[in-house]
The prediction has a mean pLDDT of 84.
Transfer RNA from a Deltaproteobacteria bacterium, 72 nucleotides, folded computationally.
The RNAcentral record of the sequence draws on ENA.
Its Rfam family is "tRNA". Its family is annotated with triplet codon-amino acid adaptor activity in the Gene Ontology.
RNA sequence: GGGUGGAUAGCUCAAUGGGAGAGCUUCGGCUUUACACGCCGACGGUUGCAGGUUCGAGUCCUGUUCCGCCCA
Repeated sequence: GGGUGGAUAGCUCAAUGGGAGAGCUUCGGCUUUACACGCCGACGGUUGCAGGUUCGAGUCCUGUUCCGCCCA
């Protein structure tokens, strides 16, 4: 330099163009003499960044940043 995969909650990851979610963590409640386990609930999001297409984009297109892999 060329090709290719990935970037979404504190962590690990989902999400066929239409309500952004799960598990774990944290916090609160129930339970217990107390803790743990368990149950219920809550908090937490600029979907890497910028632009485009569309009535509507995490998803499609272009550019770009970072990480990994392959080729030279």